[in-house]
This is a predicted structure of a 94-nucleotide RNA (SAH (S-adenosyl-L-homocysteine) riboswitch aptamer) from Aidingimonas halophila. Lineage of the source: Bacteria > Pseudomonadati > Oceanospirillales > Halomonadaceae > Aidingimonas. Rfam family: SAH (S-adenosyl-L-homocysteine) riboswitch aptamer. Rfam links the family to the GO terms S-adenosylhomocysteine metabolic process and regulation of gene expression. Of the family's consensus pairs, 100% are formed in the model.
RNA sequence: CCGUUCGAGGGGCGCUGCAGUUCUGGCGACAUGGCAAUGUUGCGAGAGCGAGGCUCGAAUGGACUCAAUCAAUGAAUAACGGCGCCCAUUCCUG
Numbered sequence: 001c002c003g004u005u006c007g008a009g010g011g012g013c014g015c016u017g018c019a020g021u022u023c024u025g026g027c028g029a030c031a032u033g034g035c036a037a038u039g040u041u042g043c044g045a046g047a048g049c050g051a052g053g054c055u056c057g058a059a060u061g062g063a064c065u066c067a068a069u070c071a072a073u074g075a076a077u078a079a080c081g082g083c084g085c086c087c088a089u090u091c092c093u094g
Stems, first nucleotide, its partner, number of pairs: 001062009010087006018053001020049005026043007052080001
């Protein structure tokens, strides 16, 4: 640095929908084949699902690095997350 798993970032209901994903057709390329067709792959259309996909922490796998490194101890615990309504929590005022 990348990936995977788990946890946390207070919640509920509704709406839209990007990414993603599933289904249904379409267009094209390659391969096999006498044909029909089949397989692989690219692009795109429609419909369904879809607002923790982000950050932090822990564990784990991999890559890179040799920069001094490792271990222990201690400290710190955040910022953000479309729209509408509601609940919770905190502060102030009445």